Source information:
A computed fold for a 77-nucleotide RNA from a Candidatus Berkelbacteria bacterium, annotated as transfer RNA. The RNAcentral record of the sequence draws on ENA. Its Rfam family is "tRNA". By type it is a transfer RNA.
RNA sequence: GGGCGCUUAGCUCAGCUGGUUAGAGCAACUCAUUUACACUGAGUAGGUCGCGGGUUCGAAUCCCCCAGCGCCCACCA
Numbered sequence: 001g002g003g004c005g006c007u008u009a010g011c012u013c014a015g016c017u018g019g020u021u022a023g024a025g026c027a028a029c030u031c032a033u034u035u036a037c038a039c040u041g042a043g044u045a046g047g048u049c050g051c052g053g054g055u056u057c058g059a060a061u062c063c064c065c066c067a068g069c070g071c072c073c074a075c076c077a
Base pairs, nucleotide, nucleotide: 001073002072003071004070005069006068007067010026011025012024013023019057028044029043030042031041032040050066052064053063054062
């Protein structure tokens, strides 16, 4: 330098045939339960979907650029 894949909640990940409020588990917090803790049950909060731009009535989803991470290939002295 070239190719491919990935980037979504604090963590691990779904959702990617464009469509009606962006989700699950774990973690955190509150309440119930308990003498108390744990377990269990109920609930709450937490996201500008990596940055920027474009297409569209409408973008996490399609296109472009950039960044980060991983894999493969090539080149150089």